Model confidence (mean pLDDT): 76 of 100.
Predicted 3D model of a 358-nucleotide RNA (Bacterial RNase P class A).

RNA sequence: AUAGUAAUCUGAUUGCAGGUUGCAAUGCUCAAAAAGUUGCGAGGAGAGGAAAGUCCGGGCAGCAUAGAGCACGACAGUCGUUAACGGCGACCGGGGGCGACCCUAGGGAAAGUGCCACAGAAACAAAACUACCCUACAGAGCCUUAUAGCGAAGUAGGGAAAAGGUGAAAAGAGUGGGGUAAGAGCCCACAGUAUGUUAUGGUGACAUAAUAUAAUGGUAAACCCUGUCGGCUGCAAGGAGGUUUGCAAAUAGGAGUGACUCGCUCGCAGACCGAUAUCCGCUUGAUUUAGUAGGCAACUAUUAAACUAGAUAGAUGAUCAUUCGCGACAGAACCCGGCUUAUCGAUAAACUGCCAAC
Repeated sequence: AUAGUAAUCUGAUUGCAGGUUGCAAUGCUCAAAAAGUUGCGAGGAGAGGAAAGUCCGGGCAGCAUAGAGCACGACAGUCGUUAACGGCGACCGGGGGCGACCCUAGGGAAAGUGCCACAGAAACAAAACUACCCUACAGAGCCUUAUAGCGAAGUAGGGAAAAGGUGAAAAGAGUGGGGUAAGAGCCCACAGUAUGUUAUGGUGACAUAAUAUAAUGGUAAACCCUGUCGGCUGCAAGGAGGUUUGCAAAUAGGAGUGACUCGCUCGCAGACCGAUAUCCGCUUGAUUUAGUAGGCAACUAUUAAACUAGAUAGAUGAUCAUUCGCGACAGAACCCGGCUUAUCGAUAAACUGCCAAC
C1' cells in the first nucleotide's frame, strides 16, 4: 500500500417457536379406519457479514402476458459480464504519489438562452486606469550675439493591446527574429495545442508517426441538446365460500388501470347464511459446499454432495463450570444480485519504500 478470512470456544442443566417420528386420547360414522386436533415422549436442526439504510436492479403478485404518445426521472469513455442494474471486471483518457498503488461527477460550449461574486478600465464582440506611440495646440526650460534649433509638464484628437496593476479566469500559442510612429501570429523559424486526413498497432475507447489546416475565455453538479433505459402499485402484494332478488344489456353512461391523453378490460346494485378468523403465498433457490474445465478478471459450463429459521405479538433465551486476548457493530418477517453505512481486536498471501548487515 493492496486484498481476502474467521466473527470467543467447550461442557452441563433448563426453556422457547417450527418440522420429523413413536404412543395414547379425540375425531367422522351404524361401526371401524384415514386426514385433522390434543397430550406425553424421542431424535436432529434454529440469525448476520452486515439480518441495518431501503439507495439501485430483478424475481414474484394484481391491473392488457403492459401497448402508443406526451410529460417527468435516471444514466453517459470502450469492451465484457449478468435474470437485470445506475452494479461488477478489465482496459483507455485525465489527475496524484519516489514507489507498490490510489482518485476520476469521462457525451455536446461551433443549436440557442442564461450566469461569471469581490476586485478591476474591461468578465466577452466589445473595453483602456497607469505606462507606450503619433498629430495639433501649447510652450517651463536648454542653446545661440541673434534668427534658427532642441524641447518637459499640460490640453484635444487618434493608434496599439506588447508592459504594470485586479482577479479563480483578462481577450487566450511560448521563445527568438523580422516588422512598425509605437505595437501585435501582423509575418517568419523552432517548440506546443486543437481538428481533419493517411499509415501502422488494437475487437474497441485509443496510441504512435507523417501531413494539412486553424486560433472567439469559463460554466451543462445552469436551462438545454443528443443517445440509452424506465407503465403503476408492493407480501398489509395477492389467492382460497354458498343461496338469492332487482335493474341493464348501447355508438350512451358508469367502474378499473393511470401524473395525463389514447387504448384496453369489466354488466351494475342489493338481501340472507358463513366470517372479521383460518389456510395458502412462505422458503428447493438466478441456493450452498467441494472438484474439474474456460477466462487476466467479473463470470460461465459441468460433476458430485447437501437442505441450512419461517414466526404473526412475533422463537433462537437463562444459569453454572472452563479457557484466554475479557469479546466490536448488531436480531430474520416474500426472496435474490449489488451499493452504502456501522464494526473491538486477530490474521493468510503476494507487493512497495526506507534502514541495517553481508
The model forms 98% of the base pairs in the Rfam consensus. Rfam family: Bacterial RNase P class A. About the family: Ribonuclease P (RNase P) is a ubiquitous endoribonuclease, found in archaea, bacteria and eukarya as well as chloroplasts and mitochondria.